[in-house]
Context: one part of a larger RNA
RNA sequence: GAAUGAACGUUGGCGGCGUGGAUUAGGCAUGCAAGUCGAGCGCGAUACUUUUGAUUGAAUCUUCGGAUGAUUGAUUAAGUGGAAAGCGGCGAAAGGGAGAGUAACGCGUAGAUACGUACCUUGAUGUCUGGAAUAGCCACGGGAAACUGUGGGUAAUGCCGGAUAAUGUCUUCGGACCAAAGAUUUAUCGCCUUUAGAUCGGUUUGCGUACUAUUAGCUUGUUGGCGGGGUAAUGGCCCACCAAGGCAAAGAUGGCUAGCGGGUGUGAGAGCAUGGCCCGUCUCACUGGGACUGAGACACUGCCCAGACACCUACGGGUGGCUGCAGUCGAGAAUCUUCCGCAAUGGACGAAAGUCUGACGGAGCGACGCCGCGUGCGGGAUGAAGGCCCUCGGGUUGUAAACCGCUGUCAGUAGGGAGGAAAUUUUGACCGAUCUACAGAGGAAGCACAGGCUAAGUUCGUGCCAGCAGCCGCGGUAACACGAACUGUGCAAACGUUAUUC
Numbered sequence: 001g002a003a004u005g006a007a008c009g010u011u012g013g014c015g016g017c018g019u020g021g022a023u024u025a026g027g028c029a030u031g032c033a034a035g036u037c038g039a040g041c042g043c044g045a046u047a048c049u050u051u052u053g054a055u056u057g058a059a060u061c062u063u064c065g066g067a068u069g070a071u072u073g074a075u076u077a078a079g080u081g082g083a084a085a086g087c088g089g090c091g092a093a094a095g096g097g098a099g100a101g102u103a104a105c106g107c108g109u110a111g112a113u114a115c116g117u118a119c120c121u122u123g124a125u126g127u128c129u130g131g132a133a134u135a136g137c138c139a140c141g142g143g144a145a146a147c148u149g150u151g152g153g154u155a156a157u158g159c160c161g162g163a164u165a166a167u168g169u170c171u172u173c174g175g176a177c178c179a180a181a182g183a184u185u186u187a188u189c190g191c192c193u194u195u196a197g198a199u200c201g202g203u204u205u206g207c208g209u210a211c212u213a214u215u216a217g218c219u220u221g222u223u224g225g226c227g228g229g230g231u232a233a234u235g236g237c238c239c240a241c242c243a244a245g246g247c248a249a250a251g252a253u254g255g256c257u258a259g260c261g262g263g264u265g266u267g268a269g270a271g272c273a274u275g276g277c278c279c280g281u282c283u284c285a286c287u288g289g290g291a292c293u294g295a296g297a298c299a300c301u302g303c304c305c306a307g308a309c310a311c312c313u314a315c316g317g318g319u320g321g322c323u324g325c326a327g328u329c330g331a332g333a334a335u336c337u338u339c340c341g342c343a344a345u346g347g348a349c350g351a352a353a354g355u356c357u358g359a360c361g362g363a364g365c366g367a368c369g370c371c372g373c374g375u376g377c378g379g380g381a382u383g384a385a386g387g388c389c390c391u392c393g394g395g396u397u398g399u400a401a402a403c404c405g406c407u408g409u410c411a412g413u414a415g416g417g418a419g420g421a422a423a424u425u426u427u428g429a430c431c432g433a434u435c436u437a438c439a440g441a442g443g444a445a446g447c448a449c450a451g452g453c454u455a456a457g458u459u460c461g462u463g464c465c466a467g468c469a470g471c472c473g474c475g476g477u478a479a480c481a482c483g484a485a486c487u488g489u490g491c492a493a494a495c496g497u498u499a500u501u502c
Stems, first nucleotide, its partner, number of pairs: 001502004006498005013373006019366002026329003030326003035090003040087002047080004059068003097284003106209008115201002120197002123194002126191002128162004137152006168177003182189003211255002217247003222244004227239003259281004263274004286307005309320004337363001339362003345359001346357004376406004386397004410443001412438005419431002446491005451472003457486005467474002
């Protein structure tokens, strides 16, 4: 000098674009963050319409016997409509967060293959025929609750048979074996098998990728083979048997630190330092372990077990997991709103309308950073007053002010408004370029420094005291170095200090 996710001190007008829990991967109240489909299925709450019969009965008429009959509730039948819950499908493995672990095929790069792939695209077949249950529901229970038992009965694109069977699978090449589901508003949406593709993933090899030898030996499923098991798939991945190997001074093993890369900072470069925001990838989800479901997980807001912690309890037993968005406590030098909206982009579901979406789009807060703009312009000397200095003549602050004449950026008030909206109509949470009118210099300047390095000095106070200080060094009675004032210098909505990197 440049830089920073900065902090601290003094000060602080506006806007744009960014950015903001780096410490305790410490604990969390509350709300929201993953649903959707009635064109898969049964049921059908509240409500409404029509109808049947019965009851109450305002009012009117009356020959006082009654007649007509508004209205209310219940009920029979039919219809409209579709709340809540349930079965079923798809999604929930994405998106979002964090960097604890990991020195490793984790990442980077160049390759390899013994493999899988829901949804999507494409080609070719098929979609025939039966059955048994079960939730919801009803009845009777248990429990404080969470929840749960028994019996009855019901549906499906849920489940199970039979048929069909190659371009599929297995094969001893003879053959054997394997599927399906229907729905509606009748035009579509689906279902099964299979081919090819696309996409995504699994596995794997070489090379590169921090410190430490005051860590020198490490290893028994260890290294290899044969045969099995297991897997989508290779493999000691696992098992039986056999051999005794394998790694290491080109640093094994151990210790300690750390996610990695694109990049970022600095530097003429070589390098050195670094990995926040954004993108790719890996890993994690209270701690440890496990599998289930599924195309895909060993699954952040799924399940089971154990543990710690917290909460509820009728003491028998239950419930929970913010390293999602806000927010709270704690610790800390230190880091924001319990906001608005699905209008845009994207995602899930749906034939669609649409629903959901703390992804995302926005607004809010913070000079945290970068950038832009403003805080007026012209005239104005008897160089006013005041301040400071003085050789007491004067000098300086200083055209600075006052005063005169203007302007209207920004901010303010009022009104219009392209555009962000694609797509004929409709659709904006939020923003709004830009235009017009109004008023009036009004609402907007500080901080550090002034001995040398280093741009800029005088006076007073203090008297090795109080203090300053990046280095050299100042201060012990005229201190250009301390404190104050005036003046000056530098930068400016900032200026300094501290920390860290080059």
This is a predicted structure of a 502-nucleotide part of an RNA (small-subunit ribosomal RNA, 5' domain) from a metagenome. The full RNA is in RNAcentral, with records from SILVA. Its mean pLDDT, the model's own confidence on a scale to 100, is 86.